[in-house]
Molecule: RNase P RNA; transfer RNA
Organism: Clostridia bacterium
RNA sequence: AGAGUCGGUUGUGCGGUUGCGAAUACAUUUAAAGUAUUUGAGGAAAGUCCGAGCCCCGCAGGGCAGAAUAACGGCUAACAGCCGCCGAGGGUGACCUCAGGGAGAGUGCAACAGAGAUAUACCGCCAAAGCAAUUUGGUAAGGGUGGAAAGGCGAGGUAAGAGCUCACCGGCUGACCGGAGACGGUGCAGUCCUGUAAACCCUAUUCGGAGCAACGCUGACUACGGCUAUACGUUUGCCCGACGUGCCGUGAAAAGCGGCUUGAGCGUAUGGAGUAAUCCUGCGUCGAGAUAGAUAACCGUGCAAGACAGAACUCGGCUUACAGACCGACUCUUUUU
RNA sequence: GUAUGCGUAGCUCAGUAGGAUAGAGCAACUGCCUCCUAAGCAGUAGGUCCCCAGUUCAAUUCUGGGCGCGUACA
Numbered sequence: 001a002g003a004g005u006c007g008g009u010u011g012u013g014c015g016g017u018u019g020c021g022a023a024u025a026c027a028u029u030u031a032a033a034g035u036a037u038u039u040g041a042g043g044a045a046a047g048u049c050c051g052a053g054c055c056c057c058g059c060a061g062g063g064c065a066g067a068a069u070a071a072c073g074g075c076u077a078a079c080a081g082c083c084g085c086c087g088a089g090g091g092u093g094a095c096c097u098c099a100g101g102g103a104g105a106g107u108g109c110a111a112c113a114g115a116g117a118u119a120u121a122c123c124g125c126c127a128a129a130g131c132a133a134u135u136u137g138g139u140a141a142g143g144g145u146g147g148a149a150a151g152g153c154g155a156g157g158u159a160a161g162a163g164c165u166c167a168c169c170g171g172c173u174g175a176c177c178g179g180a181g182a183c184g185g186u187g188c189a190g191u192c193c194u195g196u197a198a199a200c201c202c203u204a205u206u207c208g209g210a211g212c213a214a215c216g217c218u219g220a221c222u223a224c225g226g227c228u229a230u231a232c233g234u235u236u237g238c239c240c241g242a243c244g245u246g247c248c249g250u251g252a253a254a255a256g257c258g259g260c261u262u263g264a265g266c267g268u269a270u271g272g273a274g275u276a277a278u279c280c281u282g283c284g285u286c287g288a289g290a291u292a293g294a295u296a297a298c299c300g301u302g303c304a305a306g307a308c309a310g311a312a313c314u315c316g317g318c319u320u321a322c323a324g325a326c327c328g329a330c331u332c333u334u335u336u337u
Numbered sequence: 338g339u340a341u342g343c344g345u346a347g348c349u350c351a352g353u354a355g356g357a358u359a360g361a362g363c364a365a366c367u368g369c370c371u372c373c374u375a376a377g378c379a380g381u382a383g384g385u386c387c388c389c390a391g392u393u394c395a396a397u398u399c400u401g402g403g404c405g406c407g408u409a410c411a
Stems, first nucleotide, its partner, number of pairs: 001333010012302007020040007042308001046319002049317005054211001056209002059241001061240004066207005072084004086100001087098004101202002106200002108196003122143002124139006151169002154166003170192005175186004215258004224249004231245004265285005271280003338410007347363004356394001365381005387403005
């Protein structure tokens, strides 16, 4: 200097005029209107993919069905999230990805090619017979097909061959050692028929339901129909049990108030513990609560910011979209000193 | 807020128990027939199976994410 990998910040500022929502105060008063101060969309507010807080339900009992999760340990209110670490795969490397239990519980699938895909003999090699073509028997080491021919290479042995035997290497199981554990190691012992479970399935663990349009309060009018104890109901479905005596549908129904923002909150420290995620302690702080739905227009100036793009109960995550500007750490290549 | 379905040729639709050349009808083009046209007969061409990633020897089909279009209940 170039190329890359990972993490983080920001994503417009100031002044003036007019126009909007909320809170507090003043004044006034039946109220409204008015004045002043403060404040007013996001890193994703999006998707609605997960988890919870909160609220409601007389079975939140048992079983089946169904759904979800899946190496190990920790964090958290919890999670399919985050952190560390093991293993497998990719990359020169920094790093990245994983839906990571089981193929000896069972069932299924593997087209085409090929002799043969739970098996097999096409070519080849060996032996015997035959004038020869060829026939019979043996073999699965060599060749070919294929993603995969069921441990690999070397030597011995054999009619030719074969873990048939031996040594070395590889996988699996056991024993021993290390580690909290997944797992790793060993000059030990034994053993050697593929892949696929994001195929059906088996194993282990977990699971009441419904959702702020939840739910609560105020509040006029006033009816209709159906089933009904061998029935109906008890907030997914089926069965069993238990409990109750009524249950279901429909008109009226619109409206107002609450729920509604102090939270698993945010910021900070030459703090403490921890590899880290995170937790503890101290100090500071209050940042939209609308309900046909609020922040718009003009002028001046600075500027890299002209992209993606607007809350509707709240929060912790994931996924997707994104112009411009900036910071840090690490890896590789080249050159110079 | 909840549940559920679809995307394939110019158009309307099949198909997929993952197997290798992906179909049918209509439309388009060519030829035959006819004085000419229509109809009829025969043939031809036309496809990133919405997009990306993954599993697998192999993906239109299985899985995850994204885009677009519907249906039902409250």